Predicted 3D model of a 100-nucleotide RNA (TPP riboswitch aptamer (THI element)). The sequence was found by an Rfam model in a public genome assembly.
RNA sequence: UGGUGCUGUUAGGGGUGCCGCCCUGUGUGGGCUGGCUGAGAUGAUACCCUCCGAACCUGAUAUGUAUAAUGACAGCGCAGGGAAACGGUGAGAUUGUGUG
Repeated sequence: UGGUGCUGUUAGGGGUGCCGCCCUGUGUGGGCUGGCUGAGAUGAUACCCUCCGAACCUGAUAUGUAUAAUGACAGCGCAGGGAAACGGUGAGAUUGUGUG
C1' cells in the first nucleotide's frame, strides 16, 4: 500500500408461514412457555441483509418432491427488481525507500 476475512458506528432494506388446542360476539376474530421448518414465524433496543447485493420482492393463487400441513425441500435463477457510507483490525501478500 492493500485487505473480498473479522468487526464498530451511523443510516437504510426485509420477513413473519403451516398445523393443533382453547375462547368466541362465528369474523380471513382472539389466546397458547403446544408441534414443524428457519437466523428470524409479529412488536423487536430482536434477527437477517445492504451493490463482489438469493436478505427480501415479482414471476407465483404457478411446477416437481416430501409432509399432518405449509411459503418445508428442490428447480425456476449468469430471469426481472432490490437497501451504503465512514472507521477499526489479524495473518498472508505486493511495492517503494533507507541501513547493514
Its mean pLDDT, the model's own confidence on a scale to 100, is 75.
Rfam family: TPP riboswitch aptamer (THI element). From the family's description: Vitamin B(1) in its active form thiamin pyrophosphate (TPP) is an essential coenzyme that is synthesised by coupling of pyrimidine and thiazole moieties in bacteria.